[in-house]
RNA sequence: AACGAACGCUGGCGGCAGGCCUAAUACAUGCAAGUCGAACGCAGUAGCAAUACUGAGUGGCAGACGGGUGAGUAUAAUGUGGGAAUCUGCCUUUUGGUUCGGAAUAACACGAGGAAACUUGUGCUAAUACCGGAUAAGCCUUUACAGGGAAAGUUUUAAUGCCAAAAGAUGAGCCCGCACUUGAUUAGCUAGUUGGUAAGGUAAUAGCUUACCAAGGCAACGAUCAAUAGCUGUUCUUAGAGGAAGACCAGCCACAUUGGGACUGAGACACGGCCCAAACUCCUACGGGAGGCAGCAGUGGGGAAUCUUGCACAAUGGGGGAAACCCUGAUGCAGCGAUGCCGCGUGAGUGAAGAAGGCCUUUGGGUUGUAAAACUCUUUCGUCGGGGAAGAAAAUGACUGUACCCGAAUAAGAAGGUCCGGCUAACUUCGUGCCAGCAGCCGCGGUAAUACGAAGGGUGCAAGCGUUAAUCGGAAUUACUGGGCGUAAAGCGCGCGUAGGUGGUUUGUUAAGUGGAAUGUGAAAGCCCUGGGCUCAACCUAGGAAUUGCAUCCCAAACUGGCAGACUAGAGUACAAGAGAGGGGUGUGGAAUUUCCUGUGUAGCGGUGAAAUGCGUAGAUAUAGGAAGGAACAUCAGUGGCGAAGGCGACGCCCUGGCUUGAUACUGACACUGAGGUGCGAAAGCGUGGGGAGCAAACAGGAUUAGAUACCCUGGUAGUCCACGCCGUAAACGAUGUCUACUAGCCGUUGGGGGACUUGAUCCCUUAGUGGCGAAGCUAACGCGAUAAGUAGACCGCCUGGGGAGUACGGUCGCAAGAUUAAAACUCAAAUGAAUUGACGGGGGCCCGCACAAGCGGUGGAGCAUGUGGUUUAAUUCGACGCAACGCGAAAAACCUUACCUGGUCUUGACAUCCUGUGAACUUUCUAGAGAUAGAUUGGUGCCUUCGGGAACACAGUGACAGGUGCUGCAUGGCUGUCGUCAGCUCGUGUCGUGAGAUGUUGGGUUAAGUCCCGUAACGAGCGCAACCCUUGUCCUUAUUUGCCAGCACGUAAUGGUGGGAACUCUAAGGAGACUGCCGGUGACAAACCGGAGGAAGGUGGGGACGACGUCAAGUCAUCAUGGCCCUUACGACCAGGGCUACACACGUGCUACAAUGGGGAGGACAAAGAGCCGCGAAGCCGCGAGGUGUAGCUAAUCUCAGAAACCCUUUCGUAGUCCGGAUUGGAGUCUGCAACUCGACUCCAUGAAGUCGGAAUCGCUAGUAAUCGUAGAUCAGAACGCUACGGUGAAUACGUUCCCGGGUCUUGUACACACCGCCCGUCAUACCAUGGGAGUGGGUUGCACCAGAAGUGGCUAGUCUAACUUUAUUGAGGACGGUCACCACGGUGUGAUUCAUGACUGGGGUAAAGUCGUAACAAGGUAGCCCUACCGGAAGGU
Repeated sequence: AACGAACGCUGGCGGCAGGCCUAAUACAUGCAAGUCGAACGCAGUAGCAAUACUGAGUGGCAGACGGGUGAGUAUAAUGUGGGAAUCUGCCUUUUGGUUCGGAAUAACACGAGGAAACUUGUGCUAAUACCGGAUAAGCCUUUACAGGGAAAGUUUUAAUGCCAAAAGAUGAGCCCGCACUUGAUUAGCUAGUUGGUAAGGUAAUAGCUUACCAAGGCAACGAUCAAUAGCUGUUCUUAGAGGAAGACCAGCCACAUUGGGACUGAGACACGGCCCAAACUCCUACGGGAGGCAGCAGUGGGGAAUCUUGCACAAUGGGGGAAACCCUGAUGCAGCGAUGCCGCGUGAGUGAAGAAGGCCUUUGGGUUGUAAAACUCUUUCGUCGGGGAAGAAAAUGACUGUACCCGAAUAAGAAGGUCCGGCUAACUUCGUGCCAGCAGCCGCGGUAAUACGAAGGGUGCAAGCGUUAAUCGGAAUUACUGGGCGUAAAGCGCGCGUAGGUGGUUUGUUAAGUGGAAUGUGAAAGCCCUGGGCUCAACCUAGGAAUUGCAUCCCAAACUGGCAGACUAGAGUACAAGAGAGGGGUGUGGAAUUUCCUGUGUAGCGGUGAAAUGCGUAGAUAUAGGAAGGAACAUCAGUGGCGAAGGCGACGCCCUGGCUUGAUACUGACACUGAGGUGCGAAAGCGUGGGGAGCAAACAGGAUUAGAUACCCUGGUAGUCCACGCCGUAAACGAUGUCUACUAGCCGUUGGGGGACUUGAUCCCUUAGUGGCGAAGCUAACGCGAUAAGUAGACCGCCUGGGGAGUACGGUCGCAAGAUUAAAACUCAAAUGAAUUGACGGGGGCCCGCACAAGCGGUGGAGCAUGUGGUUUAAUUCGACGCAACGCGAAAAACCUUACCUGGUCUUGACAUCCUGUGAACUUUCUAGAGAUAGAUUGGUGCCUUCGGGAACACAGUGACAGGUGCUGCAUGGCUGUCGUCAGCUCGUGUCGUGAGAUGUUGGGUUAAGUCCCGUAACGAGCGCAACCCUUGUCCUUAUUUGCCAGCACGUAAUGGUGGGAACUCUAAGGAGACUGCCGGUGACAAACCGGAGGAAGGUGGGGACGACGUCAAGUCAUCAUGGCCCUUACGACCAGGGCUACACACGUGCUACAAUGGGGAGGACAAAGAGCCGCGAAGCCGCGAGGUGUAGCUAAUCUCAGAAACCCUUUCGUAGUCCGGAUUGGAGUCUGCAACUCGACUCCAUGAAGUCGGAAUCGCUAGUAAUCGUAGAUCAGAACGCUACGGUGAAUACGUUCCCGGGUCUUGUACACACCGCCCGUCAUACCAUGGGAGUGGGUUGCACCAGAAGUGGCUAGUCUAACUUUAUUGAGGACGGUCACCACGGUGUGAUUCAUGACUGGGGUAAAGUCGUAACAAGGUAGCCCUACCGGAAGGU
């Protein structure tokens, strides 16, 4: 786009059209074919009659048309174009006739039978019914002579019939060419079959039929068989070519319950005729009868689904009739149904307070929306009233009081369906929460859904709107127009060759193809164009064009073809040479393995990652000599050679195929390809017979392993070898069919030929092979590129999404294994190719890091501290979970904190804003209570003021609201961790690529560094690196108090104590200094590196702050902020007590130790950096001590904390559970604090546990570092073994980058992209689905053979009967009946074929989900993988 549609929701009118697609299923009822008295008799009615009318019959014409349906039919149909051997009622034209006779019969009458249908006997009768004779212009038969055959009348005329014949028209029959669905898993079919002769038969040709003769006919250009199907004009779609369809309308065919048959007739083998058979239905008195809607209505049934038992013959047409007229479910109309197409309407104008309501909202508003209301106007359609056609040529109107016209009233009676994530026009809120649901494809839904449901709003259509089915298009997705085959699906494993297709140069001819002209045809309708008619349109109508086709005939002769002739460039033959693992046969050779014999010789050999099985003291392995036997042929050896491919490798001989080269001669297109066909065809495998050294499926043993039906090892049989015969497959690959021609170059190599000279390991040319690059061109890219995958031609083969499946069934082949040909159901939305960026690899290269190594010290063992898990509990609040949670949030839980639990309380609230009322605020005391709180009570009247009041505060009330450490860190902001202080991450422009992307950023060097240099289709730039900042190390300048004191003074027992000083130290401001700057070497004349000098410091001097693009949905809603959700006399708030401190256990991080480099005692020395007024707190005194007392000083370079400790000197202890170690426990205390019971720290006395250096494993550290020693601070009333900061003492080691871990970069492979914690294979188990096999079973169709044989027709007929004619009156001819034969429907029997359904059981396949077992594949996938084959195994699989 379209529909004979159906379904859902909805529905105002009209015009035109169409309306059982299914059960060719069964049908009640009515109607659908009659008519003629001008062919005939009879009976009846009316009438006096004439006559008229009616009825059933005889007779004529019509019931072969019209109407229905599409079952059958793949050709006897249909379409188109031809043809000859035919018939044709009624109609038209023409010619000639129309004569003489006869015998019956229905009706009717009287009987008989029967339930009925109907039948039957006797008798009467007519005709345009029937029969005979005559005649015969035409006619028929016949070679001819000759013979044969007709009629009907009615009527007063007129007229109309009848007979014969010739033409026409119409209609019908027959024959031929071409066109005409699918299947080869249908390949052979055919005996009346093909042809002839003769006869029969027909309207007519013909095997149409019969007899005889011949053996033909059809078929790969698809016969036969099977399935499906009415065909066409046309219809739908399409740019066209095509594809699909064959409703309505029109032409043809076929059929009429199923099957068979004829009769009548011009025409039938007959829808509303006959006979028979069958099934079904109905009537019946059971004896017998009747019927055929696929005519119009209508009914049941079937179905998703398709109408009224209407009106009329008025029109058009048909039948009969002379006509009037009759009949006509043809037809004309009406009815039903939105089934379709077309047209119209459901109102129009004005109207902002932008009403109300709804919805949304950032709460301001927006939107619905000029929409409504309101005012004004109109009346199409519809309603009511009135008029009123055409269709009708004289009459006659079903439709119909219809179309149309006029008038009246009233906006009145008339809008819905779908959709709104993208495709695709149209967006928000709420509900829901992977549920419910949506979905055409992609997909949406797991608590903020424009995708589900609802609402508001919107879009697009509109009396319709959507959905579904089926068709075409898009689909170049079967490719004729117009596709492909190296890797995506696709080149047969390779030749030879049949049919077929195609074919060199030239001359003549022909005219099949081809081109053109003409004629006929191509029905009408339809499509298209131009007009016309309905108010327009749909619709109707006139003319034209078109109908691309077929046939006949004419012209042309270029090209293709045919025929005839010629040619040599294709192809081939002859001659002479050449190279070669080409093939077959036969013989010969040496090296090596193994076995056997002999000698020497002794304890091992062999094998592996390491071992073991195995062999060996009965003498192996090793070694020497000899013998046997089989198989294979090192070096030469080469992208070298040969062959069609498979393939071919020692040497000699014999036989043999192909190829190449050279020069001449010959043949004269002999060529190319090649469906079928036929031959060859690796390995494995099979059969028979040999052979058997080595190797080696299966098998055995040993290992490995969780297992190991494997990889590894020791053995070992088929097999491997030969002869003959099968098999016929491989990743049979260049994944590239064969042949021919053309199209830049360069470099090798093999075999020939030629030329040149300088005669060579030379150069040039040419040809046949074989390789590497590469231009144009091609290609999706990769790549190919004269050996094409380029440009063209010829022929063959093959492909059409993945799986199912190269499977099943069937056929063919095979001994078997199996091969070949080759589907479907079902299932998925992908499967695949090439390339890109990443990530990954038990891939590779380079480099770095306390990564390893080299060292030092720890952890893991003990006790304790602390955090976590677990457990427990009323509660043990919450968070953090590999590195990157676990002395973490917490720089400090007795109450508070506190979020948790128990109990007691409050409800506008503990906290904020607003409103109203009262009161200053505030304060004293008492009572109850655990307290919150409640009650009573005392003092107090403040500030500003325009005198109205106001501000602050307290209490009470009211509702808006407060409040939430409630949930979601996967809705978020901010902040943080981590890779990682790793050196990376990007951009602009340009260039390359179809593109993703690449380049830059890669490469050569170098660096700590993408640091720098060089090179370079790149040139630049940004964020990172570095530097700038802080600190530390040296010096200088300035400054000088609280710090300092060299020099000058004063003073003390002593002390910068004092005057003073500014040198030194320090302090704190500003500067200097370090830059590979200098020298030498290396390097590429670079960057840079190495060494050196100077220097306090040397190559970023040390340390810090500083953290690119990003990753981890990393962490945090409990710091804070915040969307959404949730609670609101509670999930909010207050109070007391408890808990966060529990304790069979496990882990992390630490402290103290295990001792003599030590512990204890005594004495002595040296820091830095901090803190302090709710504070640090001196001296002095008291206490063993914690501490108490005490107050001086200090808001700090002044005073205090504050004694530094390790260290040094000296003494003791003597290797022990100790003079080590200090846990635990008892007692006594101190301090802080409302309060140390749960639950603080410290002191003293006593007690004196484990522990003697720590398994597997694991951590930190490269220099002022590790280790060790102490000091201070934050938090803090009190409470550090933690954390942060500070200084003191102060090492060892680094060969180096193989390995472990992490990282960077380049490259490679990839089936990964949630990115290896990836992907993924097969068995087994469960469920479902379709399918194969299957003892069979039940149907359909059909072949062959046989039986049977109704009705009918034909043949024969000796039986019976017999009006016309004949007769010698008896018969005869003829006919009917009967009998019989032939053919034959239904039916039956047997045996096949084919197809459908079903079937216990069984095979594999597909799908599903969180199953089980392994891990085969993808990376070198951890044994490289894969193909064919064979064997084996739970399975992937192994060999």
Overview:
Small-subunit ribosomal RNA from an uncultured marine bacterium, 1439 nucleotides, folded computationally. Rfam family: Bacterial small subunit ribosomal RNA. Gene Ontology terms of the family: ribosome and structural constituent of ribosome.